[in-house]
RNA sequence: GCAGGUGUGGUCCAAUGGUAGAAUGUCGCCUUGCCAAGGCGAAGACGCGGGUUCGAUUCCCGUCACUUGCU
Repeated sequence: GCAGGUGUGGUCCAAUGGUAGAAUGUCGCCUUGCCAAGGCGAAGACGCGGGUUCGAUUCCCGUCACUUGCU
């Protein structure tokens, strides 16, 4: 330099155009003589910028980061 893949809560993964979910972690409450375990609840995310669409995490373009292959 060329081609491809990935990017979503703190972490790790879902969601094939219609309210963004789970696990784990964090915080609060309950339970217990205490801790752990358990139960209930809460906060927390679509890499960035455009386009298409009534509506975009999803489709298209650009860009950034990481990564794989080729040279």